[in-house]
Parts: sequence; C1' cells; structure tokens
RNA sequence: GAAGCCCGCCAGACCGCCGCUGGUGCAAGCCGUGGAAACACCGCACUGGAGGAACGUCCGGACUGCACAGGGCAGCGCAGGAGCUAACGGCUCUCCACCGCAAGGUGAGGAUCAGAGCAACAGAGACGAGUCGCCCGGGGACUUUGGCGCGCGCCGUGUGUGCACGCCGGGGCCGCCGGGCGGGUGAAACGGGCAAUCUCUGCGCGCAGCAACAUCAAGUAGGUUGGCUUUGAGGCGGCCCGCUGAGCCAACGGGUAGAUGGCGCCGAGCCGGGCGGGCAACCCCCGGCCCAGAUGGAUGGCGGUCACGCCAUGGCGCGCAAGCGCCGUGGCGCACAGAAUCCGGCGUACCGGCGGACUUCACAU
Repeated sequence: GAAGCCCGCCAGACCGCCGCUGGUGCAAGCCGUGGAAACACCGCACUGGAGGAACGUCCGGACUGCACAGGGCAGCGCAGGAGCUAACGGCUCUCCACCGCAAGGUGAGGAUCAGAGCAACAGAGACGAGUCGCCCGGGGACUUUGGCGCGCGCCGUGUGUGCACGCCGGGGCCGCCGGGCGGGUGAAACGGGCAAUCUCUGCGCGCAGCAACAUCAAGUAGGUUGGCUUUGAGGCGGCCCGCUGAGCCAACGGGUAGAUGGCGCCGAGCCGGGCGGGCAACCCCCGGCCCAGAUGGAUGGCGGUCACGCCAUGGCGCGCAAGCGCCGUGGCGCACAGAAUCCGGCGUACCGGCGGACUUCACAU
C1' cells in the first nucleotide's frame, strides 16, 4: 500500500424569526366558555421535548385482573459443557462439526440397544425384505445320449434290427433349499442414515393483556325496595271549579356515554470514574444527575453561515504517468425512520463518516 475480518462510536453545528406540547411561576381576574366555588382554557416569562433502531411485535420480564391444596395427563417451548441475568429461545467463555490460506464465521450439536415412519433420480432391488447375474453343494421333475441286462415283434437267422422296461454314467433345461461371489446404479445396498417426521429422555411454562385494571359517574335509559294512588296519582304556572285518566314520589345498588388515575415513576434508571473482581458476559464500589409524556395524538417551518459527501470545472504544487494534495466556483445530496404502560433482548431498515485490534498478500529497511 491492497484486500479482508471483528469491535466500538457519531447520525450535522450555530444564529435569527414564527409556531406546537409538558412543567413551574406571574398576571388578568368574570368580558367569552366550563364550573356551586376554588379555578381552568386564553396571555407573558423561564424551562424540558424522540431513536440507534423509537420500527417489527418475535422472545423474556415488571405491573394488573381472573384462576389456583397437592399431584398427574394433555398442550406449547428449549436441548454439548460451564457461567451471566429479574427472566429469556438472549449474551459470554469453551468443546465438537462444517466453511475460510488466515483473522474469523456458522451450527436446526440429548437419544436411532424402546417403537413407528421416511429416502428424489438412477438401479434387478431402497428400508418390508429379498432380488439381477455367476459359482459350489444337496435333493426333485422333464428331456437327450452311451453302456449293460431282460422281454416282445420282424426275417435275410445275424456280433441283425425295431419297440417297451429296469440299472449305472454323462449332458441340457426348469423351478426349490443352503452357502459364497460379482459388475453396474446410487448419498446410502441387512448395514447404515434422518429425531428440521412421530416418538423417548431431561428441564421450563396457569390464562389474558394498559382497549389490562381501579375510582367517580350524565340521562325523559334500565333495576330493587318502600310510600301514595280509580275512595282519582299526575298534568292544565299559585288556589277553586272544570277537563283529562295511570301513574307519582323517595331511598338504594349496579353501570353505559364520559372523566380521572394507571402514566412518566428514585428506577433491573442515566452519566463519569476505578490500573476494583472476572478470560468474558457481568458484578462491586465512589461521585454526580432527575432526563419527553401527547390522546386526532406535540417534538416543526422559513432564512442565513459553516461543516460533510458526490458531480462538473478553474488555478497552483508534487509525480515519467496513473493520480494525489491545497485554494476556489457552480449544482445536487445529507439516510432509515418517528415515542404511546415500562424494561431486557433478538430481528429488520439505514446517505455516509470516525476510531481501535487483528489476518493475508506485495514492496522497502
């Protein structure tokens, strides 16, 4: 210098003007809205105001309600070993397997001496066992042939010939039993594989989720109880008459709309430090800090300067050149994305930039 690999960090800065939202204080205090009132909205000042992933909602917890004596079955999940943690399917170290020259990366790494299931293509045959070909042995059926024996037929009476039967031997062919071998196919050929198929073993898990849940609680809604009432309740503004004709009143409890809390939190909290302990994840100690909280849902818009990246271009310098550096001009860009009960992880998205450790190769000393 080139290529690579791992870890960590940043995610534009400043100024001006105008807004939005939470908190605190002040003012105005009844003109408007709400309220019995206090007060709130409105105004002014100060101050807080998105992220490394706030995202997906995949996993684990906190919290809340319901269920629950204890045990088991079912269901779901996890799986080398040791550790971390509130917990985890996360993280760390390590063994093993695979990939990479290496730094390093990946792992779906309990059990196939319980049982079941599965294997494309090729191949005779693929998980039930047997099968294609060859060889050996055994026994059997059929056929052919040689020899011997016996019987019968024929006439040319011979060592003749034909037929049938029996015994012994050889060959062929068919299927059976036992054993051995083989080419070829294929990832794998009775010997293995797959548990990311069921299953077995060990361990863990009650169910639902902040639209949880709790409190208050409107009405010409609805309920329960009591009282009055056709011997007239109630209505027609107070009384009487008159008319009408079945409800009226009170108390109580539940609870819808709605409102408030939960909910911005002294916390598995944030920041800094320690030659703290540990290989590390992580833990311990010390100091400092209080750090968004909406509910049609705030965290923004405009302008300027600077920084950064890319493209084009001018000048200067270095260099044989490719190119590099400095100064300038113009244009474009500045991602992914955005809280909603909170926290720990994982996964995914992301213009770019910075720092550190390490590996391989090339060159120089």